[in-house]
Context: one part of a larger RNA
Molecule: large-subunit ribosomal RNA, domain I
Organism: Chryseobacterium sp. YR561
RNA sequence: GGCGCAUGGGGGAUGCCUAGGCUCUCAGAGGCGAUGAAGGACGUGAUAAGCUGCGAAAAGCUGCGGGGACGGGCACACACCGAUCGAUCCGCAGGUAUCCGAAUGGGGCAACCCGCUAUAUUGAAGAUAUAGCACACCGAUAGGUGGGCAAACCCGCUGAACUGAAACAUCUAAGUAGGCGGAGGAGAAGAAAACAAAAGUGAUUCCGUAAGUAGUGGCGAGCGAACGCGGAUUAGCCCAAACCAGGAUUGUUACGGCAUUGCUGGGGUUGUAGGACCGCGACAUUUCAUGCACAAGGAACCGGAAGCUUCUGGAAAGGAGCGCCACAGAGGGUGACAGCCCCGUAUGGGCAACAAGUGUAAUGGAUAGCGGUAUCCUGAGUAGGGCGGGGCACGUGAAACCCUGUCUGAAUUUGGCGGGACCAUCCGCUAAGGCUAAAUACUCCUGAGAGACCGAUAGUGAACCAGUACCGUGAGGGAAAGGUGAAAAGAACCGUGAAUAACGGAGUGAAAUAGAUCCUGAAACCAUGCGCCU
Numbered sequence: 001g002g003c004g005c006a007u008g009g010g011g012g013a014u015g016c017c018u019a020g021g022c023u024c025u026c027a028g029a030g031g032c033g034a035u036g037a038a039g040g041a042c043g044u045g046a047u048a049a050g051c052u053g054c055g056a057a058a059a060g061c062u063g064c065g066g067g068g069a070c071g072g073g074c075a076c077a078c079a080c081c082g083a084u085c086g087a088u089c090c091g092c093a094g095g096u097a098u099c100c101g102a103a104u105g106g107g108g109c110a111a112c113c114c115g116c117u118a119u120a121u122u123g124a125a126g127a128u129a130u131a132g133c134a135c136a137c138c139g140a141u142a143g144g145u146g147g148g149c150a151a152a153c154c155c156g157c158u159g160a161a162c163u164g165a166a167a168c169a170u171c172u173a174a175g176u177a178g179g180c181g182g183a184g185g186a187g188a189a190g191a192a193a194a195c196a197a198a199a200g201u202g203a204u205u206c207c208g209u210a211a212g213u214a215g216u217g218g219c220g221a222g223c224g225a226a227c228g229c230g231g232a233u234u235a236g237c238c239c240a241a242a243c244c245a246g247g248a249u250u251g252u253u254a255c256g257g258c259a260u261u262g263c264u265g266g267g268g269u270u271g272u273a274g275g276a277c278c279g280c281g282a283c284a285u286u287u288c289a290u291g292c293a294c295a296a297g298g299a300a301c302c303g304g305a306a307g308c309u310u311c312u313g314g315a316a317a318g319g320a321g322c323g324c325c326a327c328a329g330a331g332g333g334u335g336a337c338a339g340c341c342c343c344g345u346a347u348g349g350g351c352a353a354c355a356a357g358u359g360u361a362a363u364g365g366a367u368a369g370c371g372g373u374a375u376c377c378u379g380a381g382u383a384g385g386g387c388g389g390g391g392c393a394c395g396u397g398a399a400a401c402c403c404u405g406u407c408u409g410a411a412u413u414u415g416g417c418g419g420g421a422c423c424a425u426c427c428g429c430u431a432a433g434g435c436u437a438a439a440u441a442c443u444c445c446u447g448a449g450a451g452a453c454c455g456a457u458a459g460u461g462a463a464c465c466a467g468u469a470c471c472g473u474g475a476g477g478g479a480a481a482g483g484u485g486a487a488a489a490g491a492a493c494c495g496u497g498a499a500u501a502a503c504g505g506a507g508u509g510a511a512a513u514a515g516a517u518c519c520u521g522a523a524a525c526c527a528u529g530c531g532c533c534u
C1' cells in the first nucleotide's frame, strides 16, 4: 500500500407518515366602495420581538339566542385576574373603527404638512374642540348619481410580430397576444324587409349531425360554411305616425279667427297588410305590483343504539371465548387493526334574521271582437347608386348580402326589400325606433363530497411566519427549509472540566445507536481493530 471481516464517524438516499397541494362533482354566492372599499401604515397585551385579532371604546364593548366549566389567541412559564349572580366559547344583530389609500378643504417625497367657514370656550389675539368645505354630470332649488378595487367569463373600439408557406411579398399566425372603454351574475343575440323551393318552416342562444362536405385558396400553405335533421330551453312585447283633447309658443289679422313650433294625455303597432276614420257589439278573460296572514326552508346548538372476560404485549382496538346494536358497519381519534371507548354517523328536534311559495283583500297597471272602405298614417339625407375599404367560410371574382370614409340620392301600399351577377314569372317578407326570461360561458369566494391524482428534488413558487429571505436603481426575479416520544416522563443529583461547552455516571422510557443537529438511516468519503498478501 492492497484486499477481506468487524465497529464507528460522515451523509441524508430509501421506507413509512401528512399538517399542504392538484383535478373535479353538487349546492350556494357572484360583488365591495364617498355610510370611505381593496390594500396598507401606526398603534393595541401585566410582561410582548413576530404572527393572529382588534382600533384611542384597540387579543376587545352592547343586546338577543345557544352552551355549561373552566378561561385570559399561536404560546407549553411565573405572577395576577375572571367565572354556576353562568365566564371563556359559538351564532345573529349592533356600537367603536387612528392615519394613508378613489382620497375628495389645499399641498405632498402615501401613512405627513398647512388652511377656510360656522359654533363653543375668551374681553381680545392665539389656541383647542365639533361640524362642513374636491371635481364631473343630472336637477329651478333642495338633493341625487358617478369616480376606485376585483380571478375568469361577456360586449365594443383598437390591434401586432415571431411563426407556417420548408426562402418570400398576396396569404397564414389572427381579429390571436397586447392596449382602451363598458356591463352583469351572467353578457351578447332575439320576435323575420328570415329561410326555403313547387313541399314547407316559423324570434334568439347552445349541443350533436350535416362535414372536413359545398366552396374558398401565390387553387400553395391553408381556411372552411349553410340548408336540412336530432336535441336543450321556450315568451313574447312596447313606441314613432295618422286621429282626438289640453294647456303653452311664435307669426299674422279685417280682432271672428287662421297658421307655426314644441310639450302632456288618449289612441295605435302590422303582411291573410294593419291602423286612423265610420257603423255594430261587449265590459269578459288572463296577468303583474303593493299590504296582511300562513309557510317549505333556515344559525349556533340539543337528543342520538349497542362489549365484556381472558392471553400476548410498554400499551389492545390484535388472538381466544361468549354477547349486543343497526333508518347508525361514512369518517376521524384513542399507547398496534374498535359498529358497541371518545367525537361523530342514520334519524329526530331546535329556531333569530331572512324567506321560495300559498291564500286573501283592496288599489293601481297591462291585456280581446265583427263589418266597411273615399281620404289620411305606417320610421329620409334613409333605401339605392359611383369611388375607396371592411365583414360574410367566400383573397374582386360572374359576387349577391351586411357595414361605411367620400360624392350623390328615391318610392309611399297600384308602395318597398329579398330569393348569390342580371331579367321575367313565381314565392317569401315588410327596412331605415326600442325592450325581452330560459336553455349558454366563467369561478377570486362559501359549504358538502369525490379521485386507478402528488406525498416533501413530488404536489402550488410557498405542507414550515413565502411572494418571505435574498438579488436588482427599477420593471422584475425569487429560494432553501416537514417527522423525539404513546405521554416531556425533555435527563433531578454526582463526577471530569475554566465552563451555562462537551463527556462519564445516575434517572425516565418499550426503546436514549428515540437526547432535542432527535423515526428509518443507503452510497460517496474518513477512521479504528483484527486477518491475509506484497
Stems, first nucleotide, its partner, number of pairs: 001533009015519001016483002020454002022451007029443002031149002039100003042055003050074002061094006070082003105114003115133007135146004153184001154182005164171001168218001194201002205232005215223002236435003239379001243266004248261001250259003271413001273378004277372004286366005291360004297354001301349003307322005323340002325329001331343003384408008394420001415430005470477002490518001493505004